Background:
The RNA shown here (c-di-GMP-I-GGC riboswitch aptamer) has 78 nucleotides and comes from an uncultured Rhodospirillaceae bacterium. Its mean pLDDT, the model's own confidence on a scale to 100, is 89.
[in-house]
RNA sequence: CCCGACAAAGGCAAACCGGCGGCAACGCCGGGGCGCAGAGCCACCGGCCCCGAUUUCGGGGCAGCGGAGCCGCCGAAG
Numbered sequence: 001c002c003c004g005a006c007a008a009a010g011g012c013a014a015a016c017c018g019g020c021g022g023c024a025a026c027g028c029c030g031g032g033g034c035g036c037a038g039a040g041c042c043a044c045c046g047g048c049c050c051c052g053a054u055u056u057c058g059g060g061g062c063a064g065c066g067g068a069g070c071c072g073c074c075g076a077a078g
Stems, first nucleotide, its partner, number of pairs: 002078001003075002011036002016031006034064001038071001040070002044067003047062006
């Protein structure tokens, strides 16, 4: 460095519910745990979703869809 244990210390937090914001997708906070070896960061590429136009296009969203980039705990077997 690759790799990822019936290891250890921790971490994150789906659906759903409540509150708030938003036309909406969706976001934030609290509860809640489906799960996650990076379910850490990032909207650069692809993809999907919303709004407005309606060939094109413009604006917004999703990082727990994939890729790329950055940073990263532990150390079994190999």